[in-house]
This is a predicted structure of a 1465-nucleotide RNA (small-subunit ribosomal RNA) from a metagenome.
RNA sequence: AGAGUUUGAUCCUGGCUCAGAAUGAACGCUGGCGGCGUGGAUUAGGCAUGCAAGUCGAACGGACGUAGCAAUACGUUAGUGGCGACCUGGUGAGUACAAGUUGGGUAACUUGCCCGAAAGUGGGGGAUAACUUCCUGAAAGGGAGGCUAAUACCGCAUGUGGUCAAUGGCUCUUCGGGGCUGCUGACUAAAGCAGCAAUGUGCUUUCGGAUGGGCCCGACUCCCAUUAGCUAGUUGGCGGGGUAAUGGCCCACCAAGGCUACGAUGGGUAGGUGGCUUGAGAGAGUGGUCACCCACACGAGGACUGAGAUACGGCCUCGACUCCUACGGGGGGCAGCAGUCUAGAGGCUUCGGCAAUGGACGAAAGUCUGACCGAGCGACGCCGCGUGGAGGAUGAAGGCCUUCGGGUUGUAAACUCCUUUCGGCAGGAAGAAAGGUCUGGAUGGUGAAUCCAGGAUUGAUCUACCUGCGGAAGAAGCCCCGGCUAACUUCGUGCCAGCAGCCGCGGUAAUACGAAGGGGGCGAGCGUUAUUCGGAUUUAUUGGGCGUAAAGGGCGCGCAGGCGGCUGGGCAAGUCUGGUGUGAAAACGCUACCGCUUAACGGAGCGAUUGCGCUGGAAACUGCUCAACUUGAGUGCAAGAGAGACAAGCGGAAUACCUGGUGUAGCGGUGGAAUGCUCAGAGAUCAGGUAGAACACCUGAGGCGAAGGCGGCUUGUUGGCUUGUAACUGACGCUGAGGCGCGAAAGCGUGGGGAUCAAACGGGAUUAGAUACCCCGGUAGUCCACGCUGUAAACGGUGAGUACUAGGUGUGCGGGGUACCCAUUCCCUGCGUGCCGCAGCUAACGCAUUAAGUACUCCGCCUGGGAAGUACGGCCGCAAGGUUGAAACUCAAAGGAAUUGACGGGGGCCCGCACAAGCGGUGGAGCAUGUGGUUUAAUUCGAUACUACGCGAAGAACCUUACCUGGGCUUGAACUGAGGCUUACAUGGGAUGAAAGUCCCUGCCCUUCGGGGGUGCCUUAGAGGUGCUGCAUGGCUGUCGUCAGCUCGUGUCGUGAGAUGUUGGGUUAAGUCCCGCAACGAGCGCAACCCUUGUCUUCAGUUACCAGCGCGUAAUGGCGGGGACUCUGGAGAGACUGCCCGCGGUAAGCGGGAGGAAGGUGAGGACGACGUCAAGUCAUCAUGGCCCUUACGUCCAGGGCUACACACGUGCUACAAUGGCGGGGACAACGCGCUGCGACCAUGCGAGUGGAAGCGAAUCGCUAAAACCCCGUCCCAGUUCAGAUUGGAGUCUGCAACUCGACUCCAUGAAGAUGGAAUCGCUAGUAAUCGCGGAUCAGAAUGCCGCGGUGAAUCUGUUCCCGGGCCUUGUACACACCGCCCGUCACGUCACGAAAGUCCGUUGUACCAGAAGUCGCUGUCGGAACCCUUUAACAAGGACCAAGGCGCCGAAGGUAUGGCUGGCA
Repeated sequence: AGAGUUUGAUCCUGGCUCAGAAUGAACGCUGGCGGCGUGGAUUAGGCAUGCAAGUCGAACGGACGUAGCAAUACGUUAGUGGCGACCUGGUGAGUACAAGUUGGGUAACUUGCCCGAAAGUGGGGGAUAACUUCCUGAAAGGGAGGCUAAUACCGCAUGUGGUCAAUGGCUCUUCGGGGCUGCUGACUAAAGCAGCAAUGUGCUUUCGGAUGGGCCCGACUCCCAUUAGCUAGUUGGCGGGGUAAUGGCCCACCAAGGCUACGAUGGGUAGGUGGCUUGAGAGAGUGGUCACCCACACGAGGACUGAGAUACGGCCUCGACUCCUACGGGGGGCAGCAGUCUAGAGGCUUCGGCAAUGGACGAAAGUCUGACCGAGCGACGCCGCGUGGAGGAUGAAGGCCUUCGGGUUGUAAACUCCUUUCGGCAGGAAGAAAGGUCUGGAUGGUGAAUCCAGGAUUGAUCUACCUGCGGAAGAAGCCCCGGCUAACUUCGUGCCAGCAGCCGCGGUAAUACGAAGGGGGCGAGCGUUAUUCGGAUUUAUUGGGCGUAAAGGGCGCGCAGGCGGCUGGGCAAGUCUGGUGUGAAAACGCUACCGCUUAACGGAGCGAUUGCGCUGGAAACUGCUCAACUUGAGUGCAAGAGAGACAAGCGGAAUACCUGGUGUAGCGGUGGAAUGCUCAGAGAUCAGGUAGAACACCUGAGGCGAAGGCGGCUUGUUGGCUUGUAACUGACGCUGAGGCGCGAAAGCGUGGGGAUCAAACGGGAUUAGAUACCCCGGUAGUCCACGCUGUAAACGGUGAGUACUAGGUGUGCGGGGUACCCAUUCCCUGCGUGCCGCAGCUAACGCAUUAAGUACUCCGCCUGGGAAGUACGGCCGCAAGGUUGAAACUCAAAGGAAUUGACGGGGGCCCGCACAAGCGGUGGAGCAUGUGGUUUAAUUCGAUACUACGCGAAGAACCUUACCUGGGCUUGAACUGAGGCUUACAUGGGAUGAAAGUCCCUGCCCUUCGGGGGUGCCUUAGAGGUGCUGCAUGGCUGUCGUCAGCUCGUGUCGUGAGAUGUUGGGUUAAGUCCCGCAACGAGCGCAACCCUUGUCUUCAGUUACCAGCGCGUAAUGGCGGGGACUCUGGAGAGACUGCCCGCGGUAAGCGGGAGGAAGGUGAGGACGACGUCAAGUCAUCAUGGCCCUUACGUCCAGGGCUACACACGUGCUACAAUGGCGGGGACAACGCGCUGCGACCAUGCGAGUGGAAGCGAAUCGCUAAAACCCCGUCCCAGUUCAGAUUGGAGUCUGCAACUCGACUCCAUGAAGAUGGAAUCGCUAGUAAUCGCGGAUCAGAAUGCCGCGGUGAAUCUGUUCCCGGGCCUUGUACACACCGCCCGUCACGUCACGAAAGUCCGUUGUACCAGAAGUCGCUGUCGGAACCCUUUAACAAGGACCAAGGCGCCGAAGGUAUGGCUGGCA
């Protein structure tokens, strides 16, 4: 310090999540020791039992005990009395101007015990507990009579002092009063005890101190405005009461105040703080332990005592609960320490001791002390230690993995040597102890006290620590291993079981589930859960934003508030600075500090405690005040433009209607129609009239206005703006929460008006439907007046104001200057309104002097998406509705801009038998073949949109064969090893059987005689599998597509994805080439190189050929020969837009032409870029993994793959006369042949058969080519077409043609007469048509692969269908339009809201009843001073007069009310 997650990728916005630290924790697994801490957070729920506050006999009288004969001494203690019990300890319910914190005030107060000082302590009195005698009650207790003491109680005396009053002085003061002091008067105290004594200790009064407390004030201190008004003792005054003391604290009277947007009142929540956790800090969260303050003590109320309480272990009362009871009545309060129950995820021993520290009492010894000190329990936390150390390779065994070689666990273990911390056992042992007490001494007004020495003592925790013994001995787990995040393999599982903090894993090869091995992390712990801070600059003071991501109010005016030009003087509130007080301790930071072996822990010093108060100083800035200024703002004067606003009047065109004329058949409307109007005269046209609304042209991203908005003309009234001038005022300004006003359209109310248009509605169309789009009608409304509504994509999606920061070019309205007069041009300048553009800004798009730049001021608004601008509440409205405005729940995204693709019934350009133009088919029939389906024991399997379906299969009778039935075999039908045993082997024969097989008989080779070879059997490695997964794979293939594309390097541009290049202008079959260009080059594709074919040359010449020369035949290259020709097959030539003309840019290229066998790629083939379809194939082959192993292997026989209501694909043959049939005649090429092709002869109607020459083939054979041509016949018909089907008879192949072959002959002679919707192929030697050959193959093609013969038509067009290429545009798509996505309904689930009502809680107000108690009143009694009271009465004085009270008068100005007058509405 960051990371993951929105996307195909990118940048941004934005949320969610993680890594860190922490805890009074809990849960899971595990657990050796010690130290220091810590431990009921829920039920302020209920509590059994024990203990937690007593002490003093040196205050008092008794009683009892012990010792003593006794006096007496010692001891115990129920009661009176004193002090304490108000401390300590617990808890956090209540509490939000209360308490707390901090700083002040108290001249408005108090303080037991303690300290200092002064003074005193005299003399009396009457009671009462205990005790005793009775009465009463179950008890708790109560009552009566009698006796007695005090440091208990009460008078009297004294009065240093104190208090009060009268009267002086000094001084301080907040002017209220306070302090000191003189004099006079009144009032006011006390207690003794111990000691032989000295003396000590008490008591009383007063002053001072110290300590503790009370009260008051400033500041700070949570959330809600969907809580906006609250308040009657309320706010103040006068006079009283009360208190230690101020005060409405309380009361009577008077006044009408007091608080509040700087948040009153109300509601919710909560003890506060020092601190603690976190954080760089600012902050945020929190308040357990320790410390301070407060509050409470079963709930509520109340007072008493006392220095102090409204009292946790006191009292009274009420209530709830609980216990005892004799039913009459009583007792109780663990939020003290232990402990118990309940609820809960969850928190300890009914321990020891007063030894230490502290406290109460006491003269003291001492007693008491669940405060405290210790121990116990809990890994709850922090800290420390250990579970061994060194050596040890054959890298043991075992485990795991494996490519079977090995690797890893791993120096780890074993083994050798060594050590013994901690634990165990045994022993020793500091310190915590100081003091107190007793004795002696020293110092000492020989007093107190201090010091020294000595004696006897004081430890709960058997502690730290030390020593010995013994043996590696007794001591390791937890989580994790897909990314974030360190750490990987195997098996199991198979969207199951499960995991998960986020993203997400799991559907048969899971590093993500479970296990194992291995590894990583931490370690007596480790994980999980919960919570807090951090990361989160994700509430932004530090430190964010608002054009499009969430976010500018629709617009103006303006109160409060915030902010504010320039100059000078003053003040010193803010500000800065020096000093000072305080900010408790602890905690925190620092320290070569100190103490525990270290650390945690503890101690010391310093710092910090960022704050508040007091005080001195400074005067720049802000503020306040005084004086001045003119530039901000405003006024005046002179001009100007304008759909700015309101009112009244006027105008023409158009429209509709009405009247009349002319006139006749349609009009109107649409994509096309229809509804509609019209012979009762429409539409058209002419004339006249009526009505309402809107104002063509001008008109312009031109003007005006704050916005909404504003458009004929004239008049009236009126607002704002601009320019010029520089006379006036002198900061008068900007913004603006609330508030007030304006505010399109629609809508609402009342009354008018109603031509057009037109929601709703009616009709006609369209459509699957059409509650729409289109058409015909048509009502509210649209218009006016008055009133309401108050919202819009009210948008520049950009709040207002001011200043500054390059320019260029339009436009509207002004002003000035220049040129020769004008016009006009040019230049300068102001205000407005547009476009382009630099710097700068921006996530980008873009903005850019009209900012989204640079700054300042003020306002409004935002904080993930949805739920939702919804619900509830408030306010407004006649209503519609508006405004303000949530939550539960749910998701991990939602979003902005830009990029690359893909897509579009978007655009542009272009191509292809894509369409069009043609020719021929398919779809109808019969048959063949494949597929689906069905059937079956099996009908083996695969392919199955284009890209499966005469496909794998170039050929299923057995075999093939994988399927089914049945019969067999089990190291096996084929293969390689190892070990052992063999002659069971081979060969021949027999039995059985459907065969396979099983059983029986016979019995190998070589030899150096050791043995070897071969075979078989047994055993073991292992064979075998057409079993599964083509979604684990290789290889091969299909398809887009022979489409022209697909990329890279460097450079450049961009934050980036990416772009550029590859786009553009031309051109091409082509990313083919040319030109241009921030690109320059390159690669894979295209083309070419290869093969075949078309022309020629040359070489060669048998089996091919035969022109010329010969021979020969009936005839034939038959023969001699030839190398000319055809041909064969080697090598070459040839074609390159090379030449000419034109077009084009002097280009690439295109059009035409010449020559040429061939011309612009000559024709055909092979050749298939990056990639797409998880395309196809595990059944060609190969192969990972899984599965079977007397079977899913293997052998055999038979069957099946050939089934058949049906559907589809691909074909063949036809439907005939361009034909069928009969006869005759002509012309090919590619190929193939020895288990073969087979001439020829014979034979059969024929398939064929019997002989048989030749030929391993340019030699022989297959081999007849057919369509075609000629002649004849048929005459339009189910035929002399067509040939299915069936009967009979045969041939051939083959062990075998039944299931299930092909062919032949005779006979039979079905459907079919050119085929619906739809659909296929083809652009030239092509389609169509005709035959021929080959592979496979024993046999079995209408299929497939080839070959030649005959041989067309149409297209120089791109609107449309399909597919494709390039550019561009939109996109919410990216699995990419077969995409995405909206709403209703059905079912289920969850959450929230409403709901007639009902119940409970809290609070306010009014009233009824009302305990204890305080104060009062009345009665009785006591009572000094003070007070009423400077009473009354009397005397003196009577100059002035505060605050306050009560009256009277009252200028200017103001307020209220009434009247009058002028202007406007």

Description:
It matches the Rfam family "Bacterial small subunit ribosomal RNA".